[in-house]
Molecule: transfer RNA
Organism: Pelobates cultripes
RNA sequence: UAGGAGGUCGUAUAGUGGAAGUACAGGGAGUUUUGAUCUCUCAGGUGCAGGUUCAAUUCCUGUUCUUCUAA
Numbered sequence: 001u002a003g004g005a006g007g008u009c010g011u012a013u014a015g016u017g018g019a020a021g022u023a024c025a026g027g028g029a030g031u032u033u034u035g036a037u038c039u040c041u042c043a044g045g046u047g048c049a050g051g052u053u054c055a056a057u058u059c060c061u062g063u064u065c066u067u068c069u070a071a
Base pairs, nucleotide, nucleotide: 001070002069003068004067005066006065007064010024011023012022013021018054026042027041028040029039030038047063048062049061050060051059
């Protein structure tokens, strides 16, 4: 420099236009002599800027960051 893949709660990972999920982690409560375990519950997220649409994590464009390949 060119091409490919990707960016979603603190971490990891789904979601092919109609309610943003799951696991772990974190806060609170219950159980327990205490701790651990277990049960219930709460909060927290779509890289950024535009466009299309009644409606966008999803489709389109640009940009930025990470990673892979080639030179």